[in-house]
RNA sequence: GUCCCCAUCGUCUAGUGGCCUAGGACUGUAGGUUUUCAAUCUACCAACGGGGGUUCGAUUCCCCCUGGGGAUGCCA
Numbered sequence: 001g002u003c004c005c006c007a008u009c010g011u012c013u014a015g016u017g018g019c020c021u022a023g024g025a026c027u028g029u030a031g032g033u034u035u036u037c038a039a040u041c042u043a044c045c046a047a048c049g050g051g052g053g054u055u056c057g058a059u060u061c062c063c064c065c066u067g068g069g070g071a072u073g074c075c076a
Stems, first nucleotide, its partner, number of pairs: 001072007010026004018056001028044005049065005
């Protein structure tokens, strides 16, 4: 340089055009239960890397960029 894959709550992940003002688990916060702790129950907080395009509609499809991972060259 070329090609391929990946990027979503603090963490691990679901979602492959509309049912998503994005769901689950863990963590955190508040409360219930408990003599206390642990455990458990309930509620809440918290995310689509950036830009552009297609579309009535994009987290999802396409292009570029950024970052991460992998494969494989040329010159010197």
A computed fold for a 76-nucleotide RNA from a bacterium, annotated as transfer RNA. The prediction has a mean pLDDT of 83. Its Rfam family is "tRNA". Its family is annotated with triplet codon-amino acid adaptor activity in the Gene Ontology. It is annotated as a transfer RNA.